[in-house]
Molecule: Bacterial large signal recognition particle RNA
Organism: Salsuginibacillus halophilus
RNA sequence: UCGUGCUAAGCGGGGAGGUAGCGGUGCCCUUUUCUCGCAAUCCGCUAUAGCGAGGCCGAAUUCCUUACCCGAGGUCUUUCAACUGUGAGGUCUGACCUGUGCAAGUGGUGUUGACACCCGGGUUCUGCGCAACGGAAACCCGCAAACCCUGUCAGGUCCGGAAGGAAGCAGCAGUAAGCGGCCCCUUCCGUGUGCCGCAGAGUCGCCUGGGUCGAGCAAACUGCACAGGUAACGCUCAUGGUUGUUAGAUCGAAGGAAGGUGCACGG
Numbered sequence: 001u002c003g004u005g006c007u008a009a010g011c012g013g014g015g016a017g018g019u020a021g022c023g024g025u026g027c028c029c030u031u032u033u034c035u036c037g038c039a040a041u042c043c044g045c046u047a048u049a050g051c052g053a054g055g056c057c058g059a060a061u062u063c064c065u066u067a068c069c070c071g072a073g074g075u076c077u078u079u080c081a082a083c084u085g086u087g088a089g090g091u092c093u094g095a096c097c098u099g100u101g102c103a104a105g106u107g108g109u110g111u112u113g114a115c116a117c118c119c120g121g122g123u124u125c126u127g128c129g130c131a132a133c134g135g136a137a138a139c140c141c142g143c144a145a146a147c148c149c150u151g152u153c154a155g156g157u158c159c160g161g162a163a164g165g166a167a168g169c170a171g172c173a174g175u176a177a178g179c180g181g182c183c184c185c186u187u188c189c190g191u192g193u194g195c196c197g198c199a200g201a202g203u204c205g206c207c208u209g210g211g212u213c214g215a216g217c218a219a220a221c222u223g224c225a226c227a228g229g230u231a232a233c234g235c236u237c238a239u240g241g242u243u244g245u246u247a248g249a250u251c252g253a254a255g256g257a258a259g260g261u262g263c264a265c266g267g
Base pairs, nucleotide, nucleotide: 001267002266003265004264005263006262010056011055012030013029014028015027020046021045022044023043024042034054035053036052037051038050063260064259065258066257068256069255073251074250075249076248077247080244081243082242083241084240085239086238087237088236089235094233095230096229097228098227099226100225101224102223104222105221106220108217109216116212117211118210119209120208121207122206123205124201125200126199127198128197129196130194131193132191133190134189135188136187137186140181141180142179143178149174150173151172152171157166158165159164
């Protein structure tokens, strides 16, 4: 130096999290990077740090090292924004509600007299009277009494020698108690039926009639001012979350570069 055959090594790595620590399963990133079993209520180990079983490849572009270059990506802190959640505040000035006032606008009303003033009346209250209504009674009519109402009393009964008399049922008529009807007339009782009459009280409001004066009145809506209230939104304060952004720290794959590294046999 070449060939052949072995062995060590290798057959992914990283981040966060978890763990006393290490690795794995799970999640994420990277260029998909052996197979089977175990495993988040974890599984297996102990700074030589997955365990068990198999397969491929094999001393080099493939393995190992590097305070080296590059930097996929992750984590933490921070500056400034945007979006968003929670808690608190109560008017700041936007918002909403209420009240009071003004009268600029709209609308309404007014010389068929606004506003104001004076007089009268009603509505309000009290008293008396009247009417109406309701009820009752009376009058009138009708019905209505076996006997204990009246009149007349057939038949019959009683007294009498006779003449004649007496009581009296039924019937008939009338009437009482009672029942029914009753336009009107009469009497009594009652009433938020009526202001019809009179007197008094009242004058806040409403309605109405008359008179004086001579141009506004009113506040429904919009607008303005003041006061109070509400806390949904705006606003303020505090505290989170997400996404970007500034700066810093940390871990860091792959890639690049440099260096290093067996055994046996034969030529």